[in-house]
Context: one part of a larger RNA
Order: sequence, then C1' cells, then structure tokens
RNA sequence: UGACGGGGGCCCGCACAAGCAGCGGAGCGUGUUGCUUAAUUCGAUGCAACGCGAAGAACCUUACCUGGGUUUGACAUGUACCGAAAAGCUCUAGAGAUAGGGUGUCCUUCGGGGCGGUACACAGGUGGUGCAUGGCUGUCGUCAGCUCGUGUCGUGAGAUGUUGGGUUAAGUCCCGCAACGAGCGCAACCCUUAUUCUAUGUUGCCAGCGGGUAAUGCCGGGGACUCGUAGAAGACUGCCGGGGUCAACUCGGAGGAAGGUGGGGAUGACGUCAAGUCAUCAUGCCCCUUAUGCCCAGGGCUGCAAACACGCUACAAUGGCCGGUACGGAGGGCUGCGAGCUCGCGAGAGUAAGCGAAUCCCACAAAGCCGGUCUCAGUUCGGAUUGGAGUCUGCAACUCGACUCCAUGAAGCCGGAGUUGCUAGUAAUCCCGGAUCAGCACGCCGGGGUGAAUACGUUCCCGGGCCUUGUACA
Repeated sequence: UGACGGGGGCCCGCACAAGCAGCGGAGCGUGUUGCUUAAUUCGAUGCAACGCGAAGAACCUUACCUGGGUUUGACAUGUACCGAAAAGCUCUAGAGAUAGGGUGUCCUUCGGGGCGGUACACAGGUGGUGCAUGGCUGUCGUCAGCUCGUGUCGUGAGAUGUUGGGUUAAGUCCCGCAACGAGCGCAACCCUUAUUCUAUGUUGCCAGCGGGUAAUGCCGGGGACUCGUAGAAGACUGCCGGGGUCAACUCGGAGGAAGGUGGGGAUGACGUCAAGUCAUCAUGCCCCUUAUGCCCAGGGCUGCAAACACGCUACAAUGGCCGGUACGGAGGGCUGCGAGCUCGCGAGAGUAAGCGAAUCCCACAAAGCCGGUCUCAGUUCGGAUUGGAGUCUGCAACUCGACUCCAUGAAGCCGGAGUUGCUAGUAAUCCCGGAUCAGCACGCCGGGGUGAAUACGUUCCCGGGCCUUGUACA
C1' cells in the first nucleotide's frame, strides 16, 4: 500500500421487509448429468454451465459409428511432360460413391487461354494446446470509481491531491484544505416515446360540399382531422414560498402534454476471474500424411432403472362448453403472400383475382362484452397415453416431422424443506408477428390488449461504495 475480519461508522441495490404471481408435487416439452451404446460427435460446469454455442439433427447439416471406396486428392498456387475435350443428356452394373458404353462438342491476336491426365513441390485436418496467442464475449457493474503532470511531505515503500463539512443517481456540485491542474469514467451530445406548431398530401385520411351503392373514401373533390415524412418549439430547479453556510442543494406550490435524470434504449473506466471460445475466424508450436485427409450409403447425435435445471398445460365456477358481437400494434411477402369461388366435419385440396405492396395478401386478434348450458363430481375439470383413419412438406417421415378427425380418456383436487421474478402501464393475464426454415417452437426476439397489490422501515440475509481500526496474510 492492499487484501481479509462472525471490528466500527455512514450510504446504496427487488438485498431484506411489505405485497402479487410462481418454481419445488403431476403430465408433457427442452437442456444437462449418469447409464447404455458400434456411435449415442464436440464444447459450456457456483453466482457468470444446464430452451447455453444450436435463429430450427429425417437425408444434408455432421464434426460420431459401421461398411464400401479414394491418394497431388473435394479446394489453392507453381513447374515439367502428355492429351483431345469437359460439363450436360442417356443406357448398363452398383446401396451409392464410382466404373463402363452411346450422344455431345471450346475460344484464339496461333504465343496461348480454358479443360483433363502423369510426375513433383504441396494441399488438407471441426487433430492437441484458450495455461503460447489475436479477435470477440461473460462477470463484478451502468458499480462510481481508476489514474496522471507539477508542487509539497517522507531515508524509503509511499502519502498528499481523491481525506474533511454538506449534497447528489454520480469523485454530482458547493465550502474548506499543501496543494494546483488534467485525463479515462459520471452527466450531456445519439435513437425512441409523451405535447404543440410549420411545411407537404399518395398508396394514407374524410369534417364540410356534390354524385353513387344492398354495402364500402366507392367517385368528384378537400388538407380540417388521423397518420406518414421533414423541420422547429418545449423542461432549464426557469418562476413563487419554506429550509440551508443564504452555497451546492432540498421540500412544497404555480403554470404545463410532460418537473426536477419525464419513460425506455444504445453506451460498460483502470482492472479482476491463467473466466469462456484453437469447433465462427485468424494464429505460434506439436501431431496425422494410401490417413487423424477426402467421397459415399446406412445408422447415431432423438437411445432410458434414475437425478437436476428451465419452461408449457393443468388441478377448475373470477371456470369449462355452445351461439352472437367489438376493439390493436409491430412485422413479413415473387422459387413469395395468396383474396374470392368450389369440394372436404377438419388438417387441407382444386381453380384463381390482386400484390415486388401506407394500394393487394398473410389477417378471424384473443382475453372482453351479450345470451344459453353445466352445479362441485376426478366432473361437460384435465388432457397424457394408446388404437384407427387421414392431410401437408419433402427423393424419402421405419428408426425420427408437424397437423387433422374418430375413439381412448392416465396422473393431477394447489404441491415438504427450500427457492425465483417483479416497484407501474410494471407484475399477472390475453392474443399477434418475425428470424432460422422445404417441413418442424411450449424456445428466442419483438408487438400491442386488459391491468393490480405493496414499500412501516434498514435490525437481519446477499452484493456493493466511502472512511476508520486490528492483523503472525501478500
């Protein structure tokens, strides 16, 4: 000087408390351990691994296994020599890779280029080492800290500044002070949202005027309104009052769409964990080189005594079922979205208009509201499981897809110890869209609808900041 303390003081955070909804019990989904296996590829492992890499394993992916093949190689560059093609189409053998037959045939400035073969340099490796590395990332933590120059003090390590009194979300600001300044952080500048104004008016809008329809901004037209686009204004403790060192600041009020950082986002200091990643990529060294490379078929990554993690659906009446009826936002669409019509109980099929989209489509939002029914039961709750019949995607749904219909109707009557999230348009609850994607989501990323309860307080648990104290630790 740090680190640590079941030392002290001050302070903060959904840290506790106060509340609401859960998890832990059930069934199922997904991930992991373990076990099994020819293989169940690899990585991630307290917080900070476990719906994680994977924003999508039937083949492919794919790295694993079995078997079949191959050796200048699936891919790159160069040299030497040789050759007429190669791809494509088609036939035969084969599981295919591949092999054989037929067809098919380049450009040229004549140097060659392009293509194939042979040979040699070499290629190749998702092989090892993240404890050799770059880059990227997690975490403490959006915590308020981390430092430097000069000066001063100390023999020195170092101290001072950065401590103190107030204050703040903040090393934020004020005052004081052997310090005076400065840098990286904080804040602001950026995006979005909340209000208004100006400009503009199609594909958006329709108040007023006119036309028209069974109905619809449908048409003429209009720019008022909504909205889109662009620009501007607005919030600064600016104003008033109380407190305060009359400083910073804080409390209350006015006006205002918004008030003291208005809400949300992006933004992550010096560093810590030899944290994570050699399997995104790059890369040193080591290793393989007729194989640890490459091609192919099939299988596996989906295996199931068990354990854990995260979710979904429930256990019902604030509910289930049936009928009627209302209101979104944000997105996506040409190998695409697909209206309408017809067929089918349905998944869907047939046909087909429009739309590269503020125009058309996906697209009926659902919870809600109105009426009916069920009457507390393992039920008209719950839907697992299983049998049957189908639909769609795709070369192909056996291992191993999703969905539909009929039948079947399991566990489950609110969950031990324990444990998680959340302070407001939040939790809870209800639907919708998107990425990936042929197909496949209860996951992820976004969007809107309905919309709470509680916070006395900081003693305690956890994490953190500042000062101080002890130490046989560095």
Molecule: small-subunit ribosomal RNA, 3' major domain
Organism: uncultured bacterium